[in-house]
This is a predicted structure of a 76-nucleotide RNA (c-di-GMP-I riboswitch aptamer) from Sulfurovum sp. It matches the Rfam family "c-di-GMP-I riboswitch aptamer". Rfam's curators write: GEMM was predicted in a large-scale screen for bacterial structured RNA regulatory elements. The prediction has a mean pLDDT of 83.

This record gives sequence, structure tokens and C1' cells, in this order.
RNA sequence: AAAUAGAAAAGCCAAACCUGUCGAGAGGCGGGGACGGAAAGCCAUGGGUCCUGCAAGGGAUCGCCAGGUUACCGAU
Repeated sequence: AAAUAGAAAAGCCAAACCUGUCGAGAGGCGGGGACGGAAAGCCAUGGGUCCUGCAAGGGAUCGCCAGGUUACCGAU
């Protein structure tokens, strides 16, 4: 110096719930909050789930999983 791991420390994100707001809805965003997270950063590409629709289709979710892509620290 590089690689590995997920212990420690620093820093980061923030479920439920409460609240304001937007949306027909699933849900989004802001504030409080902290169950958790090592990609709980980003991308709806595949599957799942959810909303809408008679259907075709349209939409939501990356904190459901896979895939792609970028990245902090670091005992030994």
C1' cells in the first nucleotide's frame, strides 16, 4: 500500500407511532421519534407485495428479494 471481515470508534440512514402537507389510492415530502440497517446510498431491469382498472393497462414500494452501479471506517 492492497485485499478480506462486520468487532470497536467516529460519522450516516431512520420502521412503528404522532403531526403538518400533497395525492382518488397504494404512498410521497417536512418536523418529532427510534424498531432496526454495512449499502436501509442510487437505478423499477426481473420476481414479489400493494393501489387503481371490467380488462388491456397505469401507478406505489430499492426498509421484500435478486440484478446493476457508486461508496465511509476498519481490530486481526